């Protein structure tokens, strides 16, 4: 060069048939304890990798283009 997959919260990840984005984790603040560790209860304003196209409507569909795994050359 050529297929193929990922890019969503501080991290590790869901997100159905396009319909107003969520879970653990961690972090904050409480109860608890003489003080802690552990437990429980609250808490999320994320340009959803960028630009543009289709749609009333895009995180999901088209294209470019970035970054970044693996095969093949």
């Nucleotide at each position: 060069g050529g297929c193929c997959g990922g890019a969503u919260a501080g991290c590790u990840c869901a997100g159905u048939u396009g319909g107003u984005a969520g879970a653990g984790c961690g972090g904050a603040g409480g109860a608890u304890u003489g003080a802690a560790a552990a437990u429980c209860c609250u808490u999320g304003u994320g340009u959803c990798g960028a630009c543009a196209g289709u749609u009333c409507a895009a995180g999901u569909c088209u294209g470019u283009c970035u970054c970044u795994g693996g095969c093949c050359a």